Context: one part of a larger RNA
Molecule: small-subunit ribosomal RNA, central domain
Organism: metagenome
RNA sequence: UUGCAGUUAAAAAGCUCGUAGUUGAAGUUCCGUACGGAUUGAGUCUCUACGGAGACACAAGCCGUACACCCGUCUGACUCUUCAGACACUUUACCUUGAGCAAAUUAGAGUGUUCCAGGCAGGCGCCAGCCUGAAUAGUCCAGCAUGGAAUAAUAGAAAAGGACGAAGAGCCACUGUUGGUGCGUGGCCCUUAGUAAUGAUUAAUAGGGAUAGUUGGGGGCAUUCGUAUUUAAUUGUCAGAGGUGAAAUUCUAUGAUUUAUUAAAGACGAACCUAUGCGAAAGCAUUUGCCAAGGAUGUUUUCAUUAAUCAAGAACGAAAGUUAAGGGAUCAAAGACGAUCAGAUACCGUCGUAGUCUUAACCAUAAACUAUGCCGACUAGAGAUUGGAUGGGGAAUUCAAGACCCAUUCAGGAUCUUCCGAGAAAUCAAAGUCUUUGGGUUCUGGGGGGAGUAUGGUCGCAAGACUGAAACUU
Numbered sequence: 001u002u003g004c005a006g007u008u009a010a011a012a013a014g015c016u017c018g019u020a021g022u023u024g025a026a027g028u029u030c031c032g033u034a035c036g037g038a039u040u041g042a043g044u045c046u047c048u049a050c051g052g053a054g055a056c057a058c059a060a061g062c063c064g065u066a067c068a069c070c071c072g073u074c075u076g077a078c079u080c081u082u083c084a085g086a087c088a089c090u091u092u093a094c095c096u097u098g099a100g101c102a103a104a105u106u107a108g109a110g111u112g113u114u115c116c117a118g119g120c121a122g123g124c125g126c127c128a129g130c131c132u133g134a135a136u137a138g139u140c141c142a143g144c145a146u147g148g149a150a151u152a153a154u155a156g157a158a159a160a161g162g163a164c165g166a167a168g169a170g171c172c173a174c175u176g177u178u179g180g181u182g183c184g185u186g187g188c189c190c191u192u193a194g195u196a197a198u199g200a201u202u203a204a205u206a207g208g209g210a211u212a213g214u215u216g217g218g219g220g221c222a223u224u225c226g227u228a229u230u231u232a233a234u235u236g237u238c239a240g241a242g243g244u245g246a247a248a249u250u251c252u253a254u255g256a257u258u259u260a261u262u263a264a265a266g267a268c269g270a271a272c273c274u275a276u277g278c279g280a281a282a283g284c285a286u287u288u289g290c291c292a293a294g295g296a297u298g299u300u301u302u303c304a305u306u307a308a309u310c311a312a313g314a315a316c317g318a319a320a321g322u323u324a325a326g327g328g329a330u331c332a333a334a335g336a337c338g339a340u341c342a343g344a345u346a347c348c349g350u351c352g353u354a355g356u357c358u359u360a361a362c363c364a365u366a367a368a369c370u371a372u373g374c375c376g377a378c379u380a381g382a383g384a385u386u387g388g389a390u391g392g393g394g395a396a397u398u399c400a401a402g403a404c405c406c407a408u409u410c411a412g413g414a415u416c417u418u419c420c421g422a423g424a425a426a427u428c429a430a431a432g433u434c435u436u437u438g439g440g441u442u443c444u445g446g447g448g449g450g451a452g453u454a455u456g457g458u459c460g461c462a463a464g465a466c467u468g469a470a471a472c473u474u
Stems, first nucleotide, its partner, number of pairs: 004445003007426002012442001014316001016314002021309003025202002032067006039060003043056005091153003094148002097145002106137002110120002122131003163195002166192003170188005206306001207303003211298002214295002219291004225269002229265006236258001240251002277284002321362006331355001335351004373441003377433002380417003385412009421428002447474003456467004
């Protein structure tokens, strides 16, 4: 490892990218051959009295003969071996067989230590002597040798510097010779015309790219609108207004509250708004313009394994918080006051600062939740719905590539039903295809506390973040 668990009991990193690592679509070479016989099958042809009969080649399994193959034995032959030389050749994993590898131990054969634990002894004689044993197995991995060639990698012929046979130049070396050329042998290199089925596997309901019409509250920048709130100005009226369970703090004849007409500011974007859309997640909703990006769909387009998941590393990451600048309408930690109360440092009320908003930088955490990693396959029915495509219908006032209606299909976000199956159950078409246990890959957990503490390290301006114990206790 075989063989745990991770929705809720401990445990899926917030999310995406990504190197090493791990894993990775299908295909290439048949596995006995030849002949004969009967049976069956579906064909073709001929004849027919339409019931069928005959012939031919093919396929399937069966029977027989011969050959091949394998094992054993016998006989014979060649040689095997050793040495030297030449030529030829992908490399592993895997399985098989063999040699080799201490003994004691272990398993196990033999043997009456009286049995046994043991030991390696012993047994038979006519007493001269004779006969035996002291086996065998196992020994992972690695190494050596041997056979196999399925499975998994690897290499080969694409600028042909490719294979094979032949011919012809050039150069070098050697032998023979008194000696050179030439010839012969060997090597290197070039040329010529040839031989060949000459040489590029598919195009994965894998992936990437191109392209077409779309689609979305996806992102960035600018622009535009809306009411409300608060404040201010002007205005009408006059005694209260606020607020609450009831009150009070508070405002008010210097006119509050309220009415009307305006202005300014900063925030926010109601209803439409949904178990609907988009985005990796965080998240995203007034109009219009610009900018680049994405998904799904369609395609008789292209490349041809380019892929999946991922230590290290990197980008993004609500709210709160920090630094600097701007802005400060609302709301509102802290704080003040009024109530309530046994008390109230709270809930309720009146104020109110940081903050809430924008820009530039940090921080890197949340019940960052679907408390459910990602990729791939299969297993079941239903009706809605979003986006695309295809095919129909398209009357009501003319047209239609439209709206709308119907059907099919691909891709989404959900729902319902169910004794698929699972599960401790709640429940779940995934949390199923798990003791009938193995598709690939990453991360995490091992009783409760101590404790996400101490210490060390790294990061941060800080707050703190990441990594992260033990003693002790139960």